[in-house]
Context: one part of a larger RNA
Molecule: small-subunit ribosomal RNA, central domain
Organism: uncultured bacterium
RNA sequence: UUGGGCUUAAAGCGCGUGUAGGCGGAUCAUCAAGUGCCUUGUGAAACCUCUCGGCUCAACCGAGAGACUGCUUGGCAGACUGGUGAUCUUGAGGCCGGUAGAGGUGCCUGGAACUCUAGGUGGAGCGGUGAAAUGCGUAGAUAUCUAGAGGAACACCUGAGGCGAAAGCGGGGCACUGGGCCGGUUCUGACGCUGAUAUGCGAAAGCGUGGGGAGCAAACAGGAUUAGAUACCCUGGUAGUCCACGCCGUAAACGAUGCACACUAGGCUUGAGGACCUCUUACGGAUCUCGAGCCGGAGUAAAAAUGAUAAGUGUGCCGCCUGGGGAGUACGGCCGCAAGGCUAAAACUC
Numbered sequence: 001u002u003g004g005g006c007u008u009a010a011a012g013c014g015c016g017u018g019u020a021g022g023c024g025g026a027u028c029a030u031c032a033a034g035u036g037c038c039u040u041g042u043g044a045a046a047c048c049u050c051u052c053g054g055c056u057c058a059a060c061c062g063a064g065a066g067a068c069u070g071c072u073u074g075g076c077a078g079a080c081u082g083g084u085g086a087u088c089u090u091g092a093g094g095c096c097g098g099u100a101g102a103g104g105u106g107c108c109u110g111g112a113a114c115u116c117u118a119g120g121u122g123g124a125g126c127g128g129u130g131a132a133a134u135g136c137g138u139a140g141a142u143a144u145c146u147a148g149a150g151g152a153a154c155a156c157c158u159g160a161g162g163c164g165a166a167a168g169c170g171g172g173g174c175a176c177u178g179g180g181c182c183g184g185u186u187c188u189g190a191c192g193c194u195g196a197u198a199u200g201c202g203a204a205a206g207c208g209u210g211g212g213g214a215g216c217a218a219a220c221a222g223g224a225u226u227a228g229a230u231a232c233c234c235u236g237g238u239a240g241u242c243c244a245c246g247c248c249g250u251a252a253a254c255g256a257u258g259c260a261c262a263c264u265a266g267g268c269u270u271g272a273g274g275a276c277c278u279c280u281u282a283c284g285g286a287u288c289u290c291g292a293g294c295c296g297g298a299g300u301a302a303a304a305a306u307g308a309u310a311a312g313u314g315u316g317c318c319g320c321c322u323g324g325g326g327a328g329u330a331c332g333g334c335c336g337c338a339a340g341g342c343u344a345a346a347a348c349u350c
Base pairs, nucleotide, nucleotide: 004321005320006319007304008303012318014201015200016199017198021194022193023192025088026087027086028085029084030083031082033081034080035077036076037075038074041071042070048066049065050064051063052062053061054060091191092188093187094186095184096183097182098181099180103177104176105175106174107173108172109171110154114150115149116148117147118146119145120144121143125136126135162169163168206247207246208245209244210243211242215241216240220236221235222234223233258317259316260315261314262313263312266295267294268293269292270291271290272289273288274287276285277284299306300305323350324349325348332343333342334341335340
């Protein structure tokens, strides 16, 4: 480069925002850059193809034609792409009226449990295990009652339920704040899609400074088990887990499935909203839009499966893959306080 791929075989960036670029709705007019037709010049010769000819043939050689798919001059065409101008509303966005929600940030606050402290009752055990022991307890434990302190997490509600781009979000109240959905057909008039570089967010663990520390608990110590037991079990227990600010930037960051748009049988469940029907006026029925699920047809698929939330049929744009090991390593560069991260080979070997 060509072709083929990316749920599970190698392969979708963890997720947004967005620059360049690529791609881009309907109608009319115009230009003529792309495009098409005609044309000018050029595209050396040889080579190649065709025809004819010369060596007895052939190789070889000579002549003519073609070709040289390109660049270029002038003219014409105007469908499509593009430029310009004008118009449009269905894409996109604004406005108005509703609406559900663990969406985010800050402050305040509640009860249960737990541990600790003080006091009362009480008097020998408690705890723990497969069984034990270490451990705690007559300096009064465990149990029980009263008062107080503290930190962390929020039972039931809770749902295959909801919200968020993802990470993620769950007691209650207030303030500030983001997004979605439904309805109106009120406005703008293609303002759109994707997105290299960039930039922001990003579980847990880890790091820095300062707080905090109830429970849990790497490390560590002890007791058991065992041939051993640097484990599983038990008793303790420090970082950490929590808060503020700043780093780190990784995960089986998973739907192992990039984003957007269009189209393509159904059945059932569930969340939000709208309009409609009925003698039942809140049950129900049928229905529209947007989500979350289960089953399933065609199709697809190596199969498992998937199946309008596609892995079907298409379009646009980005990312990524190219046998196993060596290796997501070395070297170099960039980033980081460090831990390390990102980018990323080769020899050799099968």